[in-house]
RNA sequence: GGGGCAUUAGCUCAUCUGGUAGAGCGAUUCGUUCGCAACGAAUAGGUAGGCGGUUCGAGUCCGCUAUGCUCCA
Numbered sequence: 001g002g003g004g005c006a007u008u009a010g011c012u013c014a015u016c017u018g019g020u021a022g023a024g025c026g027a028u029u030c031g032u033u034c035g036c037a038a039c040g041a042a043u044a045g046g047u048a049g050g051c052g053g054u055u056c057g058a059g060u061c062c063g064c065u066a067u068g069c070u071c072c073a
Base pairs, nucleotide, nucleotide: 001072002071003070004069005068006067007066010025011024012023013022019056027043028042029041030040031039032038049065050064051063052062053061
């Protein structure tokens, strides 16, 4: 210098042909309980690395860029 992959909630990851973002764990609250354990229920929490473009509409397509891993030179 060139190619590939990853980047979505605090953590680990879904969301396969573009249509108003979810799970598990964790957190908080409530219930059962002697109880800070366990189980059950509820709630909060992310406009999806950044910028731009295409589209009526983009996490999902295209370009540039950042970070990490990896292959080639």